[in-house]
RNA sequence: UUGUCGGCGCAGCGCAGCGUUGGCUCUCGAACCUGGUCAGGUCCGGAAGGAAGCAGCCAUAAGGGAUGCCCAGCGGGUGCCGUUGCUCACCGGCAAU
Numbered sequence: 001u002u003g004u005c006g007g008c009g010c011a012g013c014g015c016a017g018c019g020u021u022g023g024c025u026c027u028c029g030a031a032c033c034u035g036g037u038c039a040g041g042u043c044c045g046g047a048a049g050g051a052a053g054c055a056g057c058c059a060u061a062a063g064g065g066a067u068g069c070c071c072a073g074c075g076g077g078u079g080c081c082g083u084u085g086c087u088c089a090c091c092g093g094c095a096a097u
Stems, first nucleotide, its partner, number of pairs: 001096007009086006015079002018075006024068001025066004034059004042051003
C1' cells in the first nucleotide's frame, strides 16, 4: 500500500419495555322516560278471578371507579437484545506485496 474479517456508525425487520386507547374481570350505577318481581293501594267483576302498577328488592343500559398487565390497536431522539443489509472515513486482527 492492497485485500479480507471484525468493531464504531446508519437503516430495515423482529423482540422487550414506555405512553395511550379498547376488550375481558370485579364493583358502583336510571325519582320518571330499562326489564323482572311487584307489599300497600287503585280499576273491572255479583263472585271466582283478572288488569294496570307506586314504593321496595333484584338484574342491568349509558356511564364512573378498582385491578391484572391477560388479549388487541396506535405511537415514538425508549433499548443495542437478536438478525439482515449499507458504509466515505476512523480503530483493531490476519495475509500478501